Annotation:
This is a predicted structure of a 511-nucleotide part of an RNA (small-subunit ribosomal RNA, 5' domain) from an uncultured bacterium. The coordinates come from a structure-prediction model, not an experiment, and the mean pLDDT is 85.
Context: one part of a larger RNA
RNA sequence: GAUGAACGCUGGCGGCGUGCCUAAUACAUGCAAGUCGAGCGGUAAGGUUCUCACUCUGUACUUAAAUCAUUUGAGUAUGGUGUGAGAAUACACGAGCGGCGGACGGCAGAGUAACACGUAGGAACGUACCCCAAAGUGAGGGAUAAGCACCGGAAACGGUGUCUAAUACCGCAUAAUCUCUUCGGAGCAAAGCUUCGGCGCUAUGGGAGCGGCCUGCGUAUGAUUAGCUUGUUGGUGAGGUAAUUGCUCACCAAGGCGACGAUCAUUAGCUGGUCUGAGAGGAUGAUCAGCCUGACUGGGACUGAGACACGGCCCAGACUCCUACGGGAGGCAGCAGUAGGGAAUUUUGCGCAAUGGACGAAAGUCUGACGCAGCAACGCCGCGUGCAGGAGGAAGGCCUUCGGGUUGUAAACUGCUUUUAUCUGUGACGAUUAUGACGGUAGCAGAAGAAUAAGGAUCGGCUAACUCCGUGCCAGCAGCCGCGGUCAUACGGAGGAUCCAAGCGUUAUCC
Repeated sequence: GAUGAACGCUGGCGGCGUGCCUAAUACAUGCAAGUCGAGCGGUAAGGUUCUCACUCUGUACUUAAAUCAUUUGAGUAUGGUGUGAGAAUACACGAGCGGCGGACGGCAGAGUAACACGUAGGAACGUACCCCAAAGUGAGGGAUAAGCACCGGAAACGGUGUCUAAUACCGCAUAAUCUCUUCGGAGCAAAGCUUCGGCGCUAUGGGAGCGGCCUGCGUAUGAUUAGCUUGUUGGUGAGGUAAUUGCUCACCAAGGCGACGAUCAUUAGCUGGUCUGAGAGGAUGAUCAGCCUGACUGGGACUGAGACACGGCCCAGACUCCUACGGGAGGCAGCAGUAGGGAAUUUUGCGCAAUGGACGAAAGUCUGACGCAGCAACGCCGCGUGCAGGAGGAAGGCCUUCGGGUUGUAAACUGCUUUUAUCUGUGACGAUUAUGACGGUAGCAGAAGAAUAAGGAUCGGCUAACUCCGUGCCAGCAGCCGCGGUCAUACGGAGGAUCCAAGCGUUAUCC
């Protein structure tokens, strides 16, 4: 000088950042990945309309009874309220089939000393969405989910029968600048929807970006680790992959690595960077950015353009939970939050307004990414806690050689100002015509009033700053030297002083 810091004392405000370094320990609860009805069959819920039933009620009329009026009962027509059932319709849409996305974004650093990373190259590859080019989009088929009926199960979930649709599935046709080829030939495609604007679909070539693979060099410590290796090293053939390769297998050869440190052990994510330093170098790898690796532990594949997949599947294991004991469910190293560990690290907040992402033609929906707010002096930066005058140098404190000195222009007192804080009014940019969580925030104007705001460490030398009292090798201090045993500038208190200042010290670590 520095820190993702902690601890002690203290603490006014603002801006911008940062915030589990330990147990990759276990997790209650909520949310974090959906979307498309312009692919499809449909219609559970909601809205509207119509019909029917019941209930309550209004108006007009008819009739019966008693009656002066009137009241009561029954009926017809018409209107309204509420409940239930059925139908239709558009908006829309639970569940379902189908498409795209869940391989991004977010988190963590356990493993890894390695082509993992960095850098410079390479050839034998893939690529959904996007762009460009030039073609095609013909004619058919059989199912199945949802639904309905029934059944099993405590549940999770499942079974049987039957019905139906598609941009779901499958033949046929067409067939090249496509694939294979013995160069003769053989083989391979499509899907429709529409508000009629368009959006799609299939095959091929190219592009962009992205990704897989290979190589040179660089990239910890230990020799108190000296030998290591049998798919090992190379070849041929086959298999396999998007692709090269012992990647895998059969056979053949016996190679390959190593004091220029193999192998083994320990430690560790790597880098741009960060800290320090004049530099060389040393240390480090929080936040931000790139790459890699992981997702309870171990293994495996499926789907897919892409995964061997954090919030997908299967198996095994440990743990937790439910159970009708037969069987099931789960995975916060996502955002909050809880317990535990620890010297130590925040709210179970607001919003999709912006930026970005997924889906959609769009409207839009989703988005704990993100934008914001909350908490914490954790850090950096800025501001304030007044300014000027004021000597009988007041009182008080402390010291004193008792004369005085010092606190000290400090206070009081007089005049002034209002940053900040408070109150009132107004009030944004960020958003384009609309849409603002932040936020009635920032800012601006006005009001009253010195009003709301200073501490911490040190004072023997190093090292800026000194006296008195107490204590008496005690109590204690201390980074080193060292202080303290009756005259302590070194312990404790007081007065004074010095250094920093919303901080100041201590501890830890690096240079």